[in-house]
Order: sequence, then C1' cells, then structure tokens
RNA sequence: AGGUGGGGUAGAGGAGCGGACAGUCAAGAGUACCUUUUGGAGUUUUGGGAGCGAUGAAGGAACGGGAAAGGGGCUUCCGCCGAAGCAGGGUUUUCUACCCAAAGGAUUCUCUGCUGGGCUGGCAUCGAAUAGGUGUCAGACUGUCACCGAAGGUAUUCCUGAACUUUUGGUGGAGCGCUAUCCCUAGA
Repeated sequence: AGGUGGGGUAGAGGAGCGGACAGUCAAGAGUACCUUUUGGAGUUUUGGGAGCGAUGAAGGAACGGGAAAGGGGCUUCCGCCGAAGCAGGGUUUUCUACCCAAAGGAUUCUCUGCUGGGCUGGCAUCGAAUAGGUGUCAGACUGUCACCGAAGGUAUUCCUGAACUUUUGGUGGAGCGCUAUCCCUAGA
C1' cells in the first nucleotide's frame, strides 16, 4: 500500500418503510339498526341444544328516526433502513346473538422460506369503493457491487506501467448485500 476469514461499531439508497385509542377531513350512508303500518309462520353462517314468535316470526315494502368499525387523505409526533411485507407451520387472546361442534375472521409470540427500493400498467384477491392493501406478470426508473469499454485525474520535474479514483456506456448479481472504521487472524 492492499485486504484471506471472522467479530464489533457507525452509516447510505428516497415522492424510503412502519407505528399512534393523536387531531382533522371525505367516504362508509340515508347503509346497518329502531318505532309504526303492511305481511302471516318461522327464527341466528351451518348442525344440535336452549331461547324468541298469532300478545304477530322471517323476507320484502311504505312513512319517520338514524349510527359505527376497519380502510383512506392531510397535519403532528415516534421508531427505523429486512426498514417492512407476504406465504406456510406452531401458538396467545378473541369475534361471528346463550352453550357445544364445524367453518370463517381478527390478533400475540415464534420457526422456515421469498422479496434491494419506489412508480406505472394487466390479471387475481380483500374491501362499500373508481380509495387503498396483498400476490403475480410486464415495463421503464433508481441505489449498490462485480465484469467489460471510452474519456480524464493522482508523485519534486518529464515519459511509461501498476495501483487508486472521477465521469459515462453496456451486461449481470442480490440485502446473510454495500460503504466507512476498530479488533483478532491468514498471506505478501
């Protein structure tokens, strides 16, 4: 001067990622639900039990009254750069009218696997939704490293080579990555 393997610390990618009983706005929605009238024998996601029902069930309709949650935009704050998300397995708590079972949903923790990142579009799915999320495919973009090419730069002076570095073009890989730095270690 470089950098073989390992460990520690600190960072970078940008309409970056996620969170909050935070505030606010739109939508949800004149929906669910409730009173009355009509209606006329059933009734809860499914099965069973229990319960309710001619003192009027369910569905529908009419008048009247009339929400909320999840999700989204903006502001503020917080945590961060496998940030985070998804799939499968296990698991905690719970919801679907009271109990049991099934089925479905939400949720806590964890294991394995996949995805560098955001954007646009197609398809599928969740959703009230044309919002948004997720998956997959495609497209260009972007960050990073490697390889190849081009133009330069770096020593007291000149030339040349090695090494390093800047800009740019192309190809390719993946975050168990990349950069910087410290320690141990291998080699010259």